About this RNA
Model confidence (mean pLDDT): 81 of 100. A computed fold for an 89-nucleotide RNA from a bovine gut metagenome, annotated as THF (Tetrahydrofolate) riboswitch aptamer. Its Rfam family is "THF (Tetrahydrofolate) riboswitch aptamer". Rfam's curators write: Tetrahydrofolate (THF) riboswitch was first reported for Ames et al. as an RNA motif in 5' untranslated (5'-UTR)regions of folate transport and biosynthesis genes in Firmicutes genomes. Its family is annotated with tetrahydrofolate metabolic process in the Gene Ontology.
RNA sequence: AAAGUAGGAAUGACGCGUCAAGUGCUGCAGGAUGGGAAGUUGUCUGCAGACGAAGGGCUGUGGCCCGCGGUGUCAUCUCCGCUUCCGUU
Numbered sequence: 001a002a003a004g005u006a007g008g009a010a011u012g013a014c015g016c017g018u019c020a021a022g023u024g025c026u027g028c029a030g031g032a033u034g035g036g037a038a039g040u041u042g043u044c045u046g047c048a049g050a051c052g053a054a055g056g057g058c059u060g061u062g063g064c065c066c067g068c069g070g071u072g073u074c075a076u077c078u079c080c081g082c083u084u085c086c087g088u089u
Base pairs, nucleotide, nucleotide: 001089002088007079008078010076011075012074013073014072015071016069017068018067025049026048027047028046029045030044031043035086036085037084038083039082055066056065057064058063
C1' cells in the first nucleotide's frame, strides 16, 4: 500500500396486502456485523406508543385483469464500504 463485513438504489421474477397487514416515525430491550479482539455507525429482531392508505374493470362466481403500497423474498447490476491494534497479501 491492497483485499475483505454491513448497507443503499435500479431492473427482473415470484409473492403479500388493498376486508390494512406491511412500510415509515418515536421509545425500550436484544442479536448479527472485514480473519481475530475492542468499538462506532448503520442494520436486523422483539415489545410498546402515536400516525396512517386507491381502488377500479370483467366474470362462467371458480376466479381473472389493470392499478395502488415510501409492500416481502430472491436474482442480476450498480453505488458505498468501517475506526484502533493484530493478522493476510